[in-house]
The RNA shown here (transfer RNA) has 72 nucleotides and comes from Coemansia sp. S610.
């Protein structure tokens, strides 16, 4: 260098163009004599970047950047 996949809280992950679910962990409280597990609750994502398109984008189109993959 060609072509392809992926980039979504701290981590893993999910969204047919009507605007972000869920598991892990965190914090608080209960419960225990104290933790652990268990239950209840809250907190946490300008969805990689830059532009377009649309009434309206995680999503579709350009161009980038990281990262893995294939082919030379």
């Nucleotide at each position: 260098g060609g072509u392809c996949a992926u980039a979504u809280g701290g981590c893993c992950a999910a969204a047919u163009g009507g605007a972000a679910a869920g598991g892990c962990g965190c914090u608080u409280g209960g419960c225990u004599a104290c933790g652990a597990a268990c239950c209840a609750a809250g907190a946490g994502a300008u969805u990689c970047c830059a532009g377009g398109u649309u009434c309206g984008a995680c999503c579709c189109c350009u161009g980038g950047u990281a990262u893995g993959a294939u082919c030379a």
Background
RNAcentral records the identical sequence in 8 taxa. Rfam family: tRNA. About the family: Transfer RNA (tRNA) molecules are approximately 80 nucleotides in length. It is annotated as a transfer RNA. Lineage of the source: Eukaryota > Fungi > Kickxellomycota > Kickxellaceae > Coemansia.